[in-house]
Context: one part of a larger RNA
Molecule: large-subunit ribosomal RNA, domain IV
Organism: Candidatus Dojkabacteria bacterium
RNA sequence: UUCGUCAAGGAAUUCGGCAAAAUGGUUCUGUAACUUAGGGAGAAAGAACGUCUCGAUAUCUUCGAGAUCUCAGUAAAAAGGUCCAACCGACUGUUUAACUAAAACACAGGUAUGUGCAAACACGUAAGUGGAAGUAUACAUACUGACGUCUGCCCAAUGCCAGAAUAUCAAAGGAGAGGGUGACUACGACUUGUCGUAGAGGCUCUUGACUUAAGUACUGGUGAAUGGCGGCUGUAACUCUGACGGUCCUAAGGUAGCGAAAUUCCUCGGCGCUUAAUAGGCGUCCCGCACGAAAGACGUAACGAGUUGGACACUGUCUUGACGGAGAGCUCG
Numbered sequence: 001u002u003c004g005u006c007a008a009g010g011a012a013u014u015c016g017g018c019a020a021a022a023u024g025g026u027u028c029u030g031u032a033a034c035u036u037a038g039g040g041a042g043a044a045a046g047a048a049c050g051u052c053u054c055g056a057u058a059u060c061u062u063c064g065a066g067a068u069c070u071c072a073g074u075a076a077a078a079a080g081g082u083c084c085a086a087c088c089g090a091c092u093g094u095u096u097a098a099c100u101a102a103a104a105c106a107c108a109g110g111u112a113u114g115u116g117c118a119a120a121c122a123c124g125u126a127a128g129u130g131g132a133a134g135u136a137u138a139c140a141u142a143c144u145g146a147c148g149u150c151u152g153c154c155c156a157a158u159g160c161c162a163g164a165a166u167a168u169c170a171a172a173g174g175a176g177a178g179g180g181u182g183a184c185u186a187c188g189a190c191u192u193g194u195c196g197u198a199g200a201g202g203c204u205c206u207u208g209a210c211u212u213a214a215g216u217a218c219u220g221g222u223g224a225a226u227g228g229c230g231g232c233u234g235u236a237a238c239u240c241u242g243a244c245g246g247u248c249c250u251a252a253g254g255u256a257g258c259g260a261a262a263u264u265c266c267u268c269g270g271c272g273c274u275u276a277a278u279a280g281g282c283g284u285c286c287c288g289c290a291c292g293a294a295a296g297a298c299g300u301a302a303c304g305a306g307u308u309g310g311a312c313a314c315u316g317u318c319u320u321g322a323c324g325g326a327g328a329g330c331u332c333g
Stems, first nucleotide, its partner, number of pairs: 001326006008319002012317001017314001025049005034039001036146001050068007069073001081312007088304002093105002109144007121130003147299004152229003157226002159222005166217003172211002176207006185198006230248005257291001258288001269285006
């Protein structure tokens, strides 16, 4: 290290029955709550089992009666532990190859949105291809996640959809206006070749009425779109509480159901059950720090190498250690 056995006790061990022990086959009997009527169920709980002889049977086999041996008859090996309660996820399935198999992912089912076919969508610069040799009972996207009962209020904000009167508004076009330049233009001055003033056309710079799309503003709609779903205060003939009232704010103030919960800080909440003793578990209450209705709510049979608590059986997990087998190591060779 690995295997085997153990008096009495039997989980006192431990985070936790981890590990080990126990159960185990076949036939027969029998089988609860609950339930989606299929299940649950191999529920649970019991009985029998070798060999030989005789009899029954057409045979296989099976049954009946009797006898007999062992410590032991599914004689070795191989071969479910079971039950109760709660949480999560309906289920079979999938996953972090080599630390996480799950309550995570998926799923059938549900809903919404888009898409009329050269479809939407995706890949590609394109040609083209997938979608699909399909056609709205289809395809794509998003959320939810069997089934049952349901899914409340808010469109103010953000998004999306629809509308088109008005406002705003880009590039572009551009009437017109202003500036610069300025003739081998005009006028004037005088020192007659210089200066000053004005200045057509052209070129150029600036400005610019007006024309004008989507969008935005605007008007409606929309929550299984992103999201949100209140304070203060008075009040009942003991007290407490507050059905009721007042007031402020809001788009609207959390409905049903559930609730110290995989969510509860205070907190080991209060009460009951479970124990001799419980920070655990279950039930109940509700003052929900900070549940809540498809980031679904609450139930739920079946299922789970899931999580939690309890019970029976069983045991070297332990009280508490002992003995034995086979190896390794060590010493010697």